[in-house]
RNA sequence: AGGCAGGGUACCUAGGGUUCCGCCCAUGCAUGGCAUGGGGUCCGGUCCGAGAGGCACCAUCGGCGCGGCAAACUCCGCGCCGAUACACGGCGGGGCAAAAUCCCGGGAGAU
Numbered sequence: 001a002g003g004c005a006g007g008g009u010a011c012c013u014a015g016g017g018u019u020c021c022g023c024c025c026a027u028g029c030a031u032g033g034c035a036u037g038g039g040g041u042c043c044g045g046u047c048c049g050a051g052a053g054g055c056a057c058c059a060u061c062g063g064c065g066c067g068g069c070a071a072a073c074u075c076c077g078c079g080c081c082g083a084u085a086c087a088c089g090g091c092g093g094g095g096c097a098a099a100a101u102c103c104c105g106g107g108a109g110a111u
Stems, first nucleotide, its partner, number of pairs: 007058003011054002015048002020045002022042001023039007059084010086106001088109001092104003
């Protein structure tokens, strides 16, 4: 300096905004409600939601065992045990109604 790998999905949470619901305010009509407009600087419901958060299943790799072929290797399938480490991070942009630890992005950069 270059290459490969550092896995996938679901559910949940931190977090996020405001399309819908709810709530609040104003006005009007009205009588225990409706309509219009506004409010996310409304601790709510729906909704979005983590590479560096949780958890489950799968996948891959290593070891052992069982079965399939007369046997062994190989191959295929199943079961059990183990491993999948580490990880600071802008500005700016994207999309959904909008925003975000979502995506660009284990990026730029730093060590």
Predicted 3D model of a 111-nucleotide RNA (Guanidine-I riboswitch aptamer) from Thetidibacter halocola. The organism belongs to Thetidibacter, within Bacteria. The prediction has a mean pLDDT of 83. The sequence was found by an Rfam model in a public genome assembly.